[in-house]
RNA sequence: AGAGUUUGAUCCUGGCUCAGGACGAACGCUUGCGGCGUGCCUAAGCUAUGCAAGUCGAGCGAGGUGGCGGGGCCGAAUCCCCUUCGGGGGAGGAGGCGCUGUCGCCUAGCGGCGAACGGGUGAGUAACACGUGAGCAACCUGCCUCGCUGACCGGGAUAGCUACCCGAAAGGGUAGGUAAUACCGGAUAGGAGGCUCCCUCGCAUGGGGGGGCCUGGAAAGGUCGCCUCUGGCGGCCGCAGCGAGAGGGGCUCGCGGCCUAUCAGCUAGUUGGUGAGGUAACGGCCCACCAAGGCGACGACGGGUAGCCGACCUGAGAGGGUGACCGGCCACACUGGGACUGAGACACGGCCCAGACUCCUACGGGAGGCAGCAAGCGGGAAUAUUGCACAAUGGGCGAAAGCCUGAUGCAGCGACGCCGCGUGAGGGAUGAAGGCCUUCGGGUUGUAAACCUCUGUUGGCGGGGACGAAACUCUGACGGUACCCGCUGAGGAAGCCCCGGCCAACUCCGUGCCAGCAGCCGCGGUAAGACGGAGGGGGCAAGCGUUGUCCGGAUUUACUGGGCGUGAAGCGCGCGUAGGCGGUCCGCUAAGUCAGCUGUGAAAGCGCCGGGCUCAACUCGGCAAGGUCAGUUGAUACUGGCGGACUCGAGUCCGGGAGAGGGAAGUGGAAUUGCUGGUGUAGCGGUGGAAUGCGUAGAGAUCAGCAAGAACACCGGUGGCGAAGGCGGCUUCCUGGACCGGCACUGACGCUGAGGCGCGAAAGCUAGGGGAGCAAACGGGCUUAGAUACCCCGGUAGUCCUAGCCGUAAACGAUGGUCACUAGGUGUUGGGGGUAUCGACCCCCCCAGUGCCGAAGCUAACGCAUUAAGUGACCCGCCUGGGGAGUACGGCCGCAAGGCUGAAACUCAAAGGAAUUGACGGGACCCCGCACAAGCGGUGGAGCAUGUGGCUCAAUUCGAGGCUACGCGAAGAACCUUACCAGGGCUUGACAUGCGCGGAACCCCGCCGAAAGGCGGGGGUGCCCUUCGGGGAACCGCGACACAGGUGGUGCAUGGCUGUCGUCAGCUCGUGUCGUGAGAUGUUGGGUUAAGUUCCGCAACGAGCGCAACCCUCGCCCUAUGUUGCCACCAGUUCGGCUGGGCACUCAUAGGGGACUGCCAGAGUAAUCUGGAGGAAGGUGGGGAUGACGUCAAGUCAGCAUGCCCCUUACGCCCUGGGCUGCACACAUGCUACAAUGGGCGGUACAAAGGGAAGCAAGACCGCGAGGUGGAGCCGAUCCCAAAAAGCCGUCCUCAGUUCGGAUCGGAGUCUGCAACUCGACUCCGUGAAGCCGGAAUCGCUAGUAACCGCAGGUCAGCAACACUGCGGUGAAUACGUUCCCGGGGUUUGUACACACCGCCCGUCAAGCGAUGAGAGUCGGCUGCACCCGAAGUCACUGGCCCAACCCGCAAGGGAGGGAGGUGCCGAAGGUGCGGUCGGCGAUUGGCGCUAAGUCGUAACAAGGUAGCCGUACCGGAAGGUGCGGCUGG
Repeated sequence: AGAGUUUGAUCCUGGCUCAGGACGAACGCUUGCGGCGUGCCUAAGCUAUGCAAGUCGAGCGAGGUGGCGGGGCCGAAUCCCCUUCGGGGGAGGAGGCGCUGUCGCCUAGCGGCGAACGGGUGAGUAACACGUGAGCAACCUGCCUCGCUGACCGGGAUAGCUACCCGAAAGGGUAGGUAAUACCGGAUAGGAGGCUCCCUCGCAUGGGGGGGCCUGGAAAGGUCGCCUCUGGCGGCCGCAGCGAGAGGGGCUCGCGGCCUAUCAGCUAGUUGGUGAGGUAACGGCCCACCAAGGCGACGACGGGUAGCCGACCUGAGAGGGUGACCGGCCACACUGGGACUGAGACACGGCCCAGACUCCUACGGGAGGCAGCAAGCGGGAAUAUUGCACAAUGGGCGAAAGCCUGAUGCAGCGACGCCGCGUGAGGGAUGAAGGCCUUCGGGUUGUAAACCUCUGUUGGCGGGGACGAAACUCUGACGGUACCCGCUGAGGAAGCCCCGGCCAACUCCGUGCCAGCAGCCGCGGUAAGACGGAGGGGGCAAGCGUUGUCCGGAUUUACUGGGCGUGAAGCGCGCGUAGGCGGUCCGCUAAGUCAGCUGUGAAAGCGCCGGGCUCAACUCGGCAAGGUCAGUUGAUACUGGCGGACUCGAGUCCGGGAGAGGGAAGUGGAAUUGCUGGUGUAGCGGUGGAAUGCGUAGAGAUCAGCAAGAACACCGGUGGCGAAGGCGGCUUCCUGGACCGGCACUGACGCUGAGGCGCGAAAGCUAGGGGAGCAAACGGGCUUAGAUACCCCGGUAGUCCUAGCCGUAAACGAUGGUCACUAGGUGUUGGGGGUAUCGACCCCCCCAGUGCCGAAGCUAACGCAUUAAGUGACCCGCCUGGGGAGUACGGCCGCAAGGCUGAAACUCAAAGGAAUUGACGGGACCCCGCACAAGCGGUGGAGCAUGUGGCUCAAUUCGAGGCUACGCGAAGAACCUUACCAGGGCUUGACAUGCGCGGAACCCCGCCGAAAGGCGGGGGUGCCCUUCGGGGAACCGCGACACAGGUGGUGCAUGGCUGUCGUCAGCUCGUGUCGUGAGAUGUUGGGUUAAGUUCCGCAACGAGCGCAACCCUCGCCCUAUGUUGCCACCAGUUCGGCUGGGCACUCAUAGGGGACUGCCAGAGUAAUCUGGAGGAAGGUGGGGAUGACGUCAAGUCAGCAUGCCCCUUACGCCCUGGGCUGCACACAUGCUACAAUGGGCGGUACAAAGGGAAGCAAGACCGCGAGGUGGAGCCGAUCCCAAAAAGCCGUCCUCAGUUCGGAUCGGAGUCUGCAACUCGACUCCGUGAAGCCGGAAUCGCUAGUAACCGCAGGUCAGCAACACUGCGGUGAAUACGUUCCCGGGGUUUGUACACACCGCCCGUCAAGCGAUGAGAGUCGGCUGCACCCGAAGUCACUGGCCCAACCCGCAAGGGAGGGAGGUGCCGAAGGUGCGGUCGGCGAUUGGCGCUAAGUCGUAACAAGGUAGCCGUACCGGAAGGUGCGGCUGG
């Protein structure tokens, strides 16, 4: 940093997709270790259980308990005495009980502090909630720090407790009694309030300080030590007041940060004022009254979404996305409301009320709130332990010890992430085995393994063992952890994804549009590097892939950094509001702007430098950086503001002329139609051709007159005017604008223009007129398969006028407006000037308009180019893939039609622009061809032959399929051929190679059989070598295995060969040049030619494959050679070149010559053409061979070859028989005819080219004949096939289904062959069919051609040959010409085609699927208004009931004050009614999209066959048609 994907290719536009990074992730496969992080994104769902906020006994009373002291009572053992022996008394003190003092511990309660922190969550919130910067002269602040001062005198209660009572419980009541750092009264007062005086300060309200007077306002003690001990002093902790600080908080303001205008208007405490209330405090915060304001396109109000930030991810940056963890702020704590306490709360683990839910209950009533840590259930793709410890850090309380702390520190689980480490290292080639591939040679896995030598990370075992602890001692959850030492042993430790392109990595097998893959393009229909497996390879690695999301790539929302003529995109046009922008000069200012300084921008993070864990991750320290921020000082070029001035922008004035500019009234002629009358007669009209229609009741034509409506010929123009739409006879009136000239006036008055307002073709609408022509609809006539069209005849709305709507268009230059600048050339309109003149002519210049062509520049290209699409400035509008769709819904407008605004779901991988090469056109031009025409003869009709289709069959083997299959493969199907069918057989095979055994080979015979074959018997012994036993070769038989074999498949895997376009004149390349490129040029152009043949020109110059020529043949001549050829001359002759002879001629064979537009004339630059001469021959002399690049996936796997697949006692092989010859038909190619230029018979000429030994066969004889007998000659210029036939001569037939025609059938034969039944040919006799020249249509041929005539050959035993390939004989006609049909070449044009017109493609209908609109309604969410009810609670009033403190009073009692209760305002939830908005479902209904080859037509693309398209209206199965106006994108 880019890449893939629209095309045949190209450039551009444009979307889609990929490669990167990231994550609180999840899922799949896999998993050795450690460190550091991190872990409910969903149900702000519900929660069992435990824990998460207590502490202080140095505030207080009380209780419990223990030690010690004191005292009291009871009292065992033991001892003494007495005894009636039952017991009694005393000493004794173990032990026990309660009391008291003191010390310690524990504790419910009162009291204090804390519980408002810490921890959680993100529901709500679009807000001063957050961020940032300011402000509070409008505020509060417990604990902490500092300073000053004080702490005096009193009082009354109440928990706990005791007793009783109620209740299941939770709890509660009554009575009695009690303490305080709890509560209350009083005193004191440097503070507060009011009044007043003075000083001082400030941006406003106002602030600060001081003096005087008045008013009301504080407190608490505890503990320790000492002493002179009912007390005093001191320390510490506390208490009160004031001032200050620190930290925390409250309030206010500027600025900043989401979507939606299909939310455009919102607002009644609303905005302000006055007064009062309330608060810590300002405030409409609340209330009363008064005023009528306030907010909003700079987006109010509404709706949707959302905690905000530091930061995090991404990005080059700007930006975009995110707001987990950590940190700051906010909000919330089951839902909603409320206050209380307090320094602080409207309070997560407090209270009250309402609601939902859960639990307990004795049914009366109660209890609860994990969004604290764990944990459970649920939800979900998904997220952990009911762990340890307060050792550290921090927090609460305490004087302290200490207690509490799920904050925190640690551990556990999860590859969830980041970082680190390991799974070994070195050596080791017969390159092992195995796997895979293979062209069978080998290659690869692969130094990989084995094996040898080592090491010891990690793991395991054993031993030692911390730092973290500050603080003398002591104190460690983590933890016997980190770390260290020793031992052990390569020992326990590799997977995942990918391998068609993008994108790095290829083969085999399987599969066969199946199964499947796929991010995009796309793979899979029998050889798949794309599916699945395997081998191999690539990538990453304890991970690897997938999915989701974000940024990037995407300059694809463009600030950086895009566009709008034709790709998406300029509003139809103007006027103008807000806004944006704005000429020249001077001064002031300093808002914007710039610079310095100050403040702030928390920490963490990022960056840099350094330090600590072995490194790293991680962490610590330092520095740097970070704002559209605030203040301050300064600068003043530019912008802004203020003031002054100017004239060139803009405007005014004066003088001119131009114009279909607009409106109104009037007026004119031509034409059309109608009516009246005249003349006049049979048609008119209309079309491609017709018909409908009109006309003898007199049309049309023609003349005259009249009437009416509409439009204004010529002029008229790439002329004019207007902002656009648009404007066209003439006159008058009213009226807008522009231009030119003058340069008098104003003095920036300007430009643009969101909204807004106005104008706005045609069609259309309303009302009233009008209505000649034209003409949607409609009727009729044609056309047509149909014709709801095109054409024709009619014809109504409408077209016209008045008034009012509509507001659209291809309203286009598809190009918004204004200003300035940037070469020219040439027309034209209006005006002016110069020169010159008789002149308004011409010429030159200037201004304004309107065209064309072009430079630079721009553009993807086309093109634009002073009338910009160039270069700049300003303003507005608009675009962001195609379809869905300018549709739906909503809103606004409209009488309606409809207009304006304007989506989404879903779907596609494109849709597009310009240009290129082709192809195509019912486009144009040029030119060829038996292409048409001209002409001759055929085919299509008949019969037959042959081929094919079809049908049939056991089989009728297979292939060939428009031209380019069909007398084709077949140049020979009775068996064979033969591939098909039936039956009978064979299995190493009919054929090849290799091995073993046997036998020579080979020959003969018998039996069975249709044959193949099977069974059996006999004969025979060769050749080479030999050590003689034997071995070997050819051949035969048997056996086993490798293999053979296949006309089985694929001509869409192939080679080769062939057909066709086409013997057409084309097809390309190198270099250069042009173009961003495809590509163009060359090869086009002007001539010429059969030809891209050639000449000229030319940014081309050359070249190749084709053309031509070289080759063969025919035509003329020459030379050479003359046998089997020839015979002019000579001789002989049986008369035949037969013989001698001769090679002159014919001829044969070989070689050469000849023709080249060479010569002449004319035309032309030339090429060349026309004509001529000569010549056997002319302008490629006739014919042949020769077939460019390529096209048709053309044909052939059955000629051959061949990859792959398939069969292997059969899909191979052999045999017999059958079939390929079947026949109701259809087509193709031929033959023979239909007759008299013919037929029959007789006679009689003249060829060429071929063939011949398993052959051709003469003469002769036999047979009517086919043929037979026989065999001369000939391996052939010698002999034979062999007669040529038409022709010619003669004769018969005389127009007849015949003396035409010969099919068919009967009979008899001949020949070939193993064999003519299926199924041969020929002969003879007899039979004698259709057919009398052929419908639509169609074929061949341009000269030795067509036509007619016969001859030969190949194949072949024979032959279905009338075929095919050749040969000669006789031998024409016609071509004006290129309009048309077909094919082709070239140029050009259009194109939506490019498997290329057999193309593409539109709409209805039918079917399936999908999403969606409407819809009687129905269900739900959110929300507004009005009213009802009204909990808790604050506040207000009341307070007859209740009340300790203060006052009066001896008391009773009263007062002050307070409370319960009551009332009222407000008030959550709830209720009722009416709305708004969003959504779900909904019979039915509307269109839309997609879907395999459904139906109907053919609308569009080529002039698409009626040019198309736009708006509108009507009509029609459908595309669509027609009317009116418009556009060119004809």

Small-subunit ribosomal RNA from an uncultured bacterium, 1530 nucleotides, folded computationally.
Rfam family: Bacterial small subunit ribosomal RNA. Gene Ontology terms of the family: structural constituent of ribosome and ribosome.